[in-house]
Molecule: THF (Tetrahydrofolate) riboswitch aptamer
Order: sequence, then C1' cells, then structure tokens
RNA sequence: UGCAGAGUAGAAUUAUGUGCGUUAAGUGUCUGUGGGACGGGGAGUUGUCCAUGGAACGAAAAGCAUGUCUUGCGGUACAUAGUUCGCAUCCCGCUGCU
Repeated sequence: UGCAGAGUAGAAUUAUGUGCGUUAAGUGUCUGUGGGACGGGGAGUUGUCCAUGGAACGAAAAGCAUGUCUUGCGGUACAUAGUUCGCAUCCCGCUGCU
C1' cells in the first nucleotide's frame, strides 16, 4: 500500500409468564412538535425508536358457576428464553495476510 475479517446498540419472529382492553383503550395509517439511540473513537440522514397534539379508519365474543370467574379475541403492553437479521452512510482505529 492492497485485500479480507471481527465486534454493538438494536430489529423481526416464536414460545412462556404477568398484565391491559373487549363499557374499545391499544395496535396499524396520515400529519405537527419535542427528545433519544445508532460496532472501539468521531460525524451522522430523507432511515430508526420514544413521548405528545391533531385527523381519518376501526374490532369477537361466548359460557354458567354470575365472579377480582373461565375460555376466547386484540396487527394489545411488559419481562424472560430461543431463532434469524444487524454499525444507512463517511473517516479513523482493531485483527489476519500482503
């Protein structure tokens, strides 16, 4: 000098557990505002996550034992475990070979 490689946060999904809703919140869609995170270091988006305002849309209940009930249902919340994927990108660094 060149080539190759490793590693994170996290994401998706499945299972289990505990909740919430089923008197419809939540999830999903559009939009405004604010904030966070993004390999070891630096930068960092039109990507991503969270909170919040607004808009449109919108649901699965059943049972009898009548309950702080059971069984379901919800693109439901969180936790744990498994699996898969995994720095948007740029610079530097690290490992191996040269």